[in-house]
Small-subunit ribosomal RNA from an uncultured bacterium, 1374 nucleotides, folded computationally. The coordinates come from a structure-prediction model, not an experiment, and the mean pLDDT is 85. The RNAcentral record of the sequence draws on ENA.
């Protein structure tokens, strides 16, 4: 000290949340000592029981008892109970704090002082008698004392009318000792102890004043003893404290009243601090004592453990009456999340009493009881790798736990035992002596001396020894903030979770388990403060777009306020001094071994008090000044305001005139007007409302807002000079005035326009948008209403800070000029510095300052709801909560988007030529059906696809029927060589039986050894089983589209831009130019391969000028192999003197010559686990593995691709001419022959430029003549024929016979730009056999393209976004 979280990603707003610390706490696990604190916060709810105030016999009488010294105790009698302790429930107040006043007052006891204390009386309790009551209590009659009570004297003192008068008081006891007495009493000394009057002090306490400290204005007015006087009263004392009269005042926006909530302080917690919360324990003050009143007594009380009354509640009762008050310590029930023992002692400290010994204290001191905080100690230490077992993970190698453990040496804190043992205690009494006073040896007196005597805690703290690592470790948490990570189950179930967010078969995030991390007798959870929150901001924040400037002016308190001199000391420095209680904090020292905890000492601490100095500055009070501010004089602008009169334009209506069928209106109609004469058009009137052109990022006004013209009347600003005033100023809470439209009220006005409404259209609907009517309203006039994106979304004022350039009004200077420069006020455009989150702002500031005001403090609820206000209403202002969400929003950035713009491309449209969609037929799909129809592929980018061949097989599916270390692979024992031949049984897989039969390598042999077969048994072996959303690979698309990115400058807070953008150009990010950008990479072109020419080389099997074989040649044709040639090279001409375009030449071929190979960074979680490879899950006598049959070939339908056709550009028949690409030994087959064919026999030749497939067909010739035909060939039927173990489910082919649909195809859709579209045959992979599919070849050979408006698809740049899963996107109502 800061994180998390809005987003694709950025910065800033913002709110949410998290990490500190902290508690009288509570709750979950878990627990070993010890110290010193704490502990009914909730019902001020109720309470059993016991204890919490006595105490004096040295006041008095009296009774009992006595060791005769003296004791005990009801009762009078004194002093004490007003303290101590409890609580916080009520109080917003002179309760409290803090500083003063009291000349307006009291004080028992104590302290020091002065004067006394003489001399009398009369009761009364106790006792006793008697009576009454159920108690509690009471009642009479008798006796008796006191330091109890009542007079008298004395009077220093107080009062008064101040000569002199009036009034007020006692009280004694106890020791002792002379004398005395029968004995006492009484005198008298001495000492103590009171009284009793006064003066003072000292602590305490009443009254009163000034400051301070809680919320609400949705509480704005409050008050009649209320304010003051005067007289009385009453009190220790002042006062409306309380009365009688008089007069009518007080408080309040600086918050009265009223309502909520609260005991205040010192402290405590929190924070750096200011601050914010908070007031348990300790201290100080109030307040209170079953609720509520009221006095008594008293020095003091309106009195927790006194009195009276009411009341409520409890108890007793003989029913007639009585008793009580734990907010005192313990306890009790009860409420509650939740707070303790009916413990011991007065030994200590402290209080009450008493002369004192003492006696009473539940105050205190101590103990129990709770981990409830805080503090300290411990659960060992040191050595110990075969890194043991064992868990756990694993790539199977090994890590890890982990020196951890065992082992082995070694300590004993603490607990246990066992012994010793304090400090806390001083005193005060007593016993001996010592002094002192005294006559005294008495009695008193003394911090005098020595003895003895007091401890609840407690046999406790402490110290010593004895014995054994022995008796002692948890909770939490590991996704990220936040320090720790694997493996199993679980499968958007269970569940976690402060916030973000985990979980839908590989979950570090759920639950175990290994392992780690923290903190540790505790650990976590909640709850709650403070802080991080600069998130209420005085320190320290904002307000053009994020929340946020009143709609504008004027102006009351109110804040503030120009320049000069004097005084003054409120404010402000400074210094002395009171005071701010102790305890706390803090510093310093010290005391328990150390801390915690406690002692001393010292600092601080206030918006306080009192003094004395200082006077800059701000006040205040006097004087002056003119720069702020205002008057007057001259000037020039100007849709400023009201008010009241005139014009023309057009638009409707009405009269009248030409004139005739249609006007009107729209995307295109239709309602609608019109032959009863419209619309057009011309002429004449009505009548209301606005004022074209001039008109302008021009004026004018405070803001709304103001536009024909003229006039009356009037407000503001500007300019220039000069004279007056002298600070008169700024701004403004409450207030007041004005305030666009629509709306409201009374009365008027109505041309055009137009909410509502009506009708026509549109649409699925259309209560809309369009059309044709139309009523309020708009207009005038008075009163209201008060709001608007009332906006520059930007308060007013006032100062200060480079400029450029356009206007408007005014002034100065200057020019030949209406020319140019300066200047004040205005209004726009761009920009320096600066600021700003960025966009922007930028002398008219969003810059740099100063005055004063309004205002905001997440989003939604809601400008809503309840209160008061204002308004006739409508509404308007004022203005929330509960609930809910983690974001809601600004700016800006790449994409994507778009029925937004601009450019440009592409069989994309157009132009064309042929087709699909309707027929039957192949053929694959959906779907259906089935035992099983085996799977995958599913818009383009599935559907003649995977399959370049399903009858078996193939094959994964189905039935049945067999095997279970298995067809294959490694390992292990054991056995045999390998092989082989025939038979049985069964559908076959398969079992059973038999023949032959000995190999290679080493060794003399025995026997090893490699190989190959069999057996057995285990690790395994297999899986076209699932996941293509764990994946490699490969392949589709976009797209052969022109694009995708780096590198280093640079620029931007950043995310990013620039570079790639721009002007040309190009098939091209393809060149060229410019340019904050320089180059570079993948793409692109080129480099490969075909094809067309032409050259060289080389010719068998090819090829022929040799007559034909042989044989020769190698120009030709071809073959194939190297080369050449095409590069916008030349010419002209656009064009920027550029790239490049255009057009000739030349040339086989020209502008990439045609074609093909080649696919940039990426997109589709595209497609494939069923080509193969693989992670992970499963199956293991089955999901593996044979084997026979079925099955993938069904078959109301519904879609794709193709055949074939619907004929005359054709059918038939006849005839017979030119090709290329390929393939052929388990093959291609010549050619003879047989058959109508398919085909069968026979056979040469060819392992191929040699031989065979192999016939090319389109073509020409005849002929059929528009018909369901001499088109079309489905269907079927009989015979056949070919390949296979086997054509029944289910092949191809051939003859004969048979002749369906179909007459060129609805909406819609496909291909194709030249050797292509069409059109016509041929070959080949696969294959026994089966092609109408595919992949190849080659003959013949077209029309068309005006152009880019539209439609699809792409590319660049702009723009606008609330999208980013990116428009199939996000959203919004019901």
């Nucleotide at each position: 000290a800061g994180a998390g979280u809005u987003u694709g990603a950025u910065c800033a707003u913002g709110g949410c949340u998290c990490a500190g610390g902290a508690c009288a706490a509570a709750c979950g696990c878990u627990g070993g000592c010890g110290g010193a604190a704490u502990g009914u916060a909730u019902u001020a709810g109720g309470c059993a029981u016991g204890c919490a105030a006595g105490u004096c016999g040295u006041a008095c009488g009296a009774a009992c008892c006595u060791u005769c010294g003296g004791g005990u105790u009801a009762g009078u009698g004194g002093c004490g109970a007003a303290c101590g302790g409890g609580u916080g429930a009520g109080u917003a107040a002179c309760a409290c704090g803090u500083g003063g006043g009291u000349a307006a007052c009291c004080u028992g006891c104590c302290u020091c002082g002065u004067a006394g204390u003489g001399g009398g009386g009369a009761a009364u309790a106790a006792c006793u008698c008697g009576c009454c009551g159920a108690a509690a209590g009471g009642c009479g009659a008798g006796c008796u004392a006191a330091u109890a009570c009542c007079g008298c004297a004395u009077a220093a003192c107080a009062c008064c009318c101040c000569c002199g008068g009036u009034g007020a008081g006692a009280a004694a006891c106890c020791g002792g000792a002379u004398g005395g007495u029968a004995a006492a009493a009484g005198c008298u000394c001495c000492g103590g102890c009171g009284c009793u009057a006064u003066g003072a002090g000292a602590g305490g306490g009443g009254c009163c004043c000034g400051c301070g400290g809680c919320c609400g204005a949705u509480u704005a007015g409050c008050u009649a003893g209320u304010u003051g006087g005067u007289g009385g009263g009453g009190u220790a004392a002042u006062g409306g404290c309380c009365u009688a009269c008089c007069a009518a005042a007080g408080c309040g926006a600086c918050g009265a009243u009223c309502g909520g909530u609260a005991g205040c302080u010192g402290g405590u917690c929190u924070g750096a601090g200011a601050g914010g919360a908070u007031g348990g324990u300790c201290a100080g003050c109030c307040a209170c004592a079953c609720g509520g009143g009221g006095a008594c007594u008293g020095a003091g009380a309106u009195a927790c453990g006194g009195c009276c009354c009411c009341g409520a509640c409890u108890c007793c009762u003989a029913c007639g009456g009585g008793a009580g008050g734990c907010a005192g310590c313990a306890g009790u029930g009860g409420g509650g999340a939740a707070u303790c023992u009916u413990g011991c002692g007065c030994a200590a400290u402290g209080c009450g009493c008493g002369a004192a010994a003492g006696c009473g204290u539940g105050a205190c001191g101590c103990a129990g009881c709770a981990a409830c905080g805080c503090c300290g100690c411990g659960u060992g230490g040191g050595g110990g790798a075969a890194g043991a077992c064992g868990g756990c993970c694993u790539u199977c190698g090994g890590g890890u736990u982990g020196u951890a453990a065992a082992c082995c040496c070694c300590u004993u804190u603490c607990a246990g035992g066992a012994g010793g043992g304090a400090c806390g205690a001083a005193g005060g009494u007593u016993c001996a002596c010592c002094g002192g006073u005294g006559a005294a040896u008495a009695g008193c007196c003394g911090u005098g001396u020595g003895g003895a005597u007091u401890g609840a805690c407690g046999g406790u703290a402490c110290c010593u020894c004895c014995a054994c690592a022995a008796g002692a470790a948890g909770c939490u948490c590991c996704g990220g903030c936040u320090a720790a990570c694997u493996a199993c189950g679980u499968g958007c179930c269970a569940g976690c979770a402060g916030c973000c967010g985990c979980g839908g078969u590989a979950a570090u995030a759920c639950g175990u388990a290994g392992g780690g991390a923290g903190c540790a007798a505790g650990c976590g959870u909640u709850g709650u403060c403070c802080g991080g929150a600069a998130u209420c901001a005085u320190u320290g924040g904002g307000c053009g777009u994020a929340a946020a400037g009143c709609g504008c002016g004027c102006g009351u308190a109110g804040g503030u306020g120009g320049c000069c001199a004097c005084a003054u000391a409120a404010g402000u420095c400074c210094g002395u001094u009171g005071u701010g209680a102790a305890a706390g904090u803090c510093a310093a020292a010290g005391g328990c071994u150390c801390a915690a905890c406690c002692u001393u000492u010292g600092a601080a601490a206030g918006c306080c008090g009192a003094u004395g100095g200082a006077u800059a500055c701000u006040g205040u009070g006097u004087g002056g000044c003119u720069a702020g501010a205002g008057u007057a004089c001259g000037g020039a602008a100007g849709a400023g305001g009201c008010g009241a009169g005139u014009g023309g334009a057009a638009u409707u209506c009405c009269u009248g005139g030409u004139g005739u069928a249609g006007c009107g209106g729209u995307g295109g109609a239709a309602u609608g007007c019109g032959c009863a004469g419209a619309u057009a058009u011309c002429a004449g009137g009505a009548g209301g409302a606005a004022c074209a052109c001039c008109g302008a990022u021009g004026g004018c006004g405070a803001a709304g807002g103001c536009a024909a013209u003229c006039c009356c009347c009037u407000g503001g600003g500007c300019c220039u000079g000069c004279a007056c005033u002298g600070a008169c100023g700024c701004u403004c809470a409450u207030g007041c005035a004005c305030g666009a439209a629509a709306g409201c009220g009374u009365g008027g006005g109505g041309a055009g326009c137009a909410a509502a409404c009506a009708g026509g259209a549109u649409u699925a609907g259309a209560u809309a948008c369009c059309c044709u009517g139309g009523u309020a309203g708009u207009c005038c006039a008075c009163g209201c209403c008060c709001u608007a994106a009332a906006c520059g979304a930007u308060g007013u004022c006032a100062a200060c800070u480079g400029g450029u350039u356009g206007u408007u009004g005014g002034g100065u200077c200057u020019u030949a000029a209406u020319u140019g420069a300066c200047u004040c006020a205005g209004u726009a455009a761009c920009g320096a510095a600066g600021c700003u989150a960025a966009c922007g702002c930028g002398u008219g500031a969003a810059g740099u300052u100063g005055a004063c005001c309004g205002c905001c403090u997440g989003g939604g609820g809601a400008g809503u709801a309840c209160g008061g206000c204002c308004g006739c209403a409508a509404g308007g202002u004022u203005g929330a909560a509960a609930c809910u969400c983690a974001a809601a929003g600004g700016a800006a950035u790449u994409g994507a988007c778009g029925g937004g713009g601009a450019c440009c491309c592409g069989c994309a449209c157009a132009a064309g030529c042929g087709g699909u969609g309707g027929a039957u037929g192949a053929u694959g799909u959906g779907g259906u059906u089935u035992a099983a129809u085996u799977c995958g592929a599913u818009g383009c980018a599935a559907c003649g696809c995977g399959a370049a061949a399903a009858a078996c097989c193939u094959u994964a599916c189905c039935c049945a029927c067999c095997u279970u270390u298995g067809g294959c692979a490694u390992g292990u024992a054991c056995g045999g060589a390998a092989c082989u031949u025939g038979c049985c049984a069964g559908a076959g897989a398969u079992g059973g039986c038999u023949u032959g039969g000995u190999g290679c390598u080493c060794g003399a042999a025995a026997g090893a050894g490699a190989g190959c077969c069999g057996u057995a048994a285990c690790a395994c072996a297999g899986g076209u089983g699932c996941u293509g959303c764990a994946u490699g690979g490969c392949u589709g698309u976009c797209g052969u589209c022109a694009g995708c990115u780096c590198g280093u400058g640079u620029c931007g807070u950043g995310a990013g831009a620039u570079g790639u953008u721009g002007g040309g150009u190009u098939a091209a990010g393809u060149c060229c130019c410019g340019c904050a950008a320089c180059g570079a990479g993948c793409g692109c072109a080129a480099c490969c391969c075909u094809u067309g020419c032409c050259a060289u080389u080389a010719g068998u099997u090819g090829c022929u000028a040799c007559g034909a074989a042989a044989g020769g040649g190698c120009a030709c044709u071809c073959u194939a192999a190297u080369g050449g040639g095409a590069c916008u090279g030349c010419c002209g001409g656009u064009g920027a003197c550029a790239a490049a375009c255009c057009g000739g030449a030349g040339g086989a071929a020209g502008g990439u010559g045609g074609g093909g190979a080649u696919g940039a960074c990426g997109u589709c979680a595209a497609g494939u686990c069923c080509u193969c490879a693989u992670g992970g899950c499963c199956c293991u006598u089955a999901u593996a593995g044979g084997u026979g049959g079925g099955g993938c070939u069904a078959c109301a339908c519904a879609c794709g691709u193709c055949a074939u056709a619907c004929a005359a550009u054709g059918g038939c028949g006849g005839u017979g001419a030119c090709a290329g690409u390929g393939g052929g030994c388990a093959g291609c087959u010549a050619c003879u022959u047989c058959g109508c064919a398919a085909g069968g026999a026979g056979a040469a030749g060819c392992u191929a430029a040699u031989c065979c497939c192999a016939a090319a067909a389109a073509g020409c010739c005849g002929u059929c003549u528009c018909a369901g035909u001499u088109c079309a060939g489905a269907u079927u039927g009989c015979a056949c024929u070919c390949u296979g173990c086997a054509a029944c489910u289910c092949g191809g082919g051939u003859g004969c016979a048979u002749g369906a649909a179909g007459u060129u195809g609805g909406a819609a859709u496909c291909g194709c730009u030249a050797g292509u579209a069409a059109u016509c045959g041929c070959u080949a992979a696969u294959c026994a056999g089966c092609a109408g599919g595919u992949a190849g070849c080659g003959g013949u050979g077209a029309a068309u393209a005006c152009g880019u408006u539209c439609c699809c698809g792409g590319g660049c740049c702009u723009u606008g976004u609330a999208c980013a899963c990116a428009c199939c996107g996000c959203c919004c109502g019901u």